Model confidence (mean pLDDT): 90 of 100.
A computed fold for an 88-nucleotide RNA from a Thermovirgaceae bacterium, annotated as c-di-GMP-I-GGC riboswitch aptamer.
It was read from a public genome assembly, where an Rfam model found it.

Parts: sequence; C1' cells; structure tokens
RNA sequence: UCCGGAAAAGGCAAAACCGUUGAAAGACGGUGACGCAAAGCCGCGGGUCUAAAGCCCCUUUGGGGCAAUGACAGCCGGGCCGCCGAAG
Repeated sequence: UCCGGAAAAGGCAAAACCGUUGAAAGACGGUGACGCAAAGCCGCGGGUCUAAAGCCCCUUUGGGGCAAUGACAGCCGGGCCGCCGAAG
C1' cells in the first nucleotide's frame, strides 16, 4: 500500500415522532437506531426526486405539459482526507 474490521478504541445515524425552515423535493435541531469500514468531505460524470419562477396547451375562479438555476454524498462511479492492523 492492497485488503480487511478478528481484536481494541471509538464514530456516524435509517424509519418514525416533535419543532424550525422551504413552493416542493429536502435541510437543520431534539428523541430514536435500520444499518454503515469511510453512512467523513466534495454536485466532477451518470442517475433519481421536486417544480416556485419561466414557457406552452386546454373544456380556464382552474387543470395539464416542458424543464433546474433547486435537492439527494445512506443510488452508482470518481476525487480528497481518515481509526486499527488479526487472517490473506
């Protein structure tokens, strides 16, 4: 270093509920643990989600469509940093 998480020390925190925020997806905080060897960080590539503003259409007090400049790092790949060192 690959590889792994045996041991040791720890870490993170799904769903759900409550509060805040947002048009929403979602995010933040608290409770809580489904799980995670990077479930640490980064929207670079792919993918997925939402659709306020904008544009288009319609049978128009509304409805439908398009589409991120929004979001997801616990979707995959990639980049950077990182604990330990049993087996190989």

The model forms 95% of the base pairs in the Rfam consensus. The organism belongs to Thermovirgaceae, within Bacteria.